Molecule: Glycine riboswitch aptamer
Organism: uncultured Temperatibacter sp.
RNA sequence: GUGCGGGAGAGAUCAAUAAUUUGGCUAUGUCAAUAUAUUGACGCCGAAGGAGCAACCGCCUCGGAAACUCUCAGGCAAAAGGACCGCAC
Numbered sequence: 001g002u003g004c005g006g007g008a009g010a011g012a013u014c015a016a017u018a019a020u021u022u023g024g025c026u027a028u029g030u031c032a033a034u035a036u037a038u039u040g041a042c043g044c045c046g047a048a049g050g051a052g053c054a055a056c057c058g059c060c061u062c063g064g065a066a067a068c069u070c071u072c073a074g075g076c077a078a079a080a081g082g083a084c085c086g087c088a089c
Stems, first nucleotide, its partner, number of pairs: 001089006011042001013041006021033005043076003049072001050070003056064003
């Protein structure tokens, strides 16, 4: 590095718009519910990536360096993703 298995946290939040499905009605429209996408708002999480501190390490004017800190990015049902761990090559 590749394959397989395991793998946490935090709103299925609110608003607008669009379209889907279902139902009601005075019906080619309208209202309600549903759940999807985009944008925005507030809250929150740290385990892609990124940045900071520096115990420590090395070939020590230098270089490397955490799962700590930040939260730019990313994420907050499931799925996907996922640092890292185990096995095989």